[in-house]
């Protein structure tokens, strides 16, 4: 330098669940907890898919309501792109 995460050491991340605390809600942050990870580090302004629907927007109504929309979310959907540990070859 490339290429691969079969095993093995030192480590590391930490799903479901609970608590608190932010949010209109998906969800996130912190603590416990661990189902899993070989990139489960970063990238949501790469590209698809998913959740939400505060505001907007169209229907309606006495009022509630329906229906659509991301500027909100997911990197622990999958592909890209970026970085990177040990060990083999």
């Nucleotide at each position: 330098a490339u290429u691969u995460c079969a095993u093995u050491u030192u480590g590391g991340c930490a799903a479901a669940c609970c608590a608190u605390u932010g949010g209109a809600a998906a969800c996130a942050a912190c603590g416990g907890g661990a189902c899993g990870c070989a990139a489960a580090g970063c990238u949501a302004c790469a590209g698809g898919g998913a959740c939400u629907a505060a505001g907007g927007c169209g229907u309606a109504u006495g009022a509630c309501a329906c229906g659509u929309u991301a500027u909100g979310u997911c990197a622990g959907c999958c592909u890209g792109g970026c970085u990177g540990c040990u060990a083999a070859u």
This is a predicted structure of an 89-nucleotide RNA (c-di-GMP-I riboswitch aptamer). The sequence was found by an Rfam model in a public genome assembly. Rfam family: c-di-GMP-I riboswitch aptamer. About the family: GEMM was predicted in a large-scale screen for bacterial structured RNA regulatory elements.